[in-house]
RNA sequence: ACCGCCGAGUCCGCAUGUCCACGUCACCGACGUGCGCGGAGCCGGGGACCCACCAGUCCCAUGGGGUGAAUCGGCCUGCUCGCAGGCCGUAGGGCAGCUUCCACGCCCGAACCCGACAGCUAACCCGGUAGGCGGCAUGGAAGCCUAG
Numbered sequence: 001a002c003c004g005c006c007g008a009g010u011c012c013g014c015a016u017g018u019c020c021a022c023g024u025c026a027c028c029g030a031c032g033u034g035c036g037c038g039g040a041g042c043c044g045g046g047g048a049c050c051c052a053c054c055a056g057u058c059c060c061a062u063g064g065g066g067u068g069a070a071u072c073g074g075c076c077u078g079c080u081c082g083c084a085g086g087c088c089g090u091a092g093g094g095c096a097g098c099u100u101c102c103a104c105g106c107c108c109g110a111a112c113c114c115g116a117c118a119g120c121u122a123a124c125c126c127g128g129u130a131g132g133c134g135g136c137a138u139g140g141a142a143g144c145c146u147a148g
Stems, first nucleotide, its partner, number of pairs: 002135005010040005020034006041129006051119001063117001064114004072089008092108004097144007
């Protein structure tokens, strides 16, 4: 480079001057790199009627919510008794033509955000369009696509 995987994270157009930031050098200068706007598609959040929730009594506790598959349990260790770490499972999720089903082969089962506040939700409003990996792909059935 090419081909692919997870993921919404792809594509198109116009700009890219001064200034600024960083780096290098023979240093007050030079050079290099970086930055921005709009649109299409995709993704997420907020947001009516209706519906749902709420309404009565008692007790206990203390936030609540969002993205995502990433929830919920058991055991052990340490320790500053509230946390941290480890192990084993598990809801759920992923795996080379595409979709579905089956098997159960291999993996994941995290992380972050809002900031006292949000059910659903038409109109409407707002935001994101990253990052991380792999190199004959786990196997079977049906349909579709494809003919290199």
Molecule: c-di-AMP riboswitch aptamer (ydaO/yuaA leader)
Organism: Actinomadura macrotermitis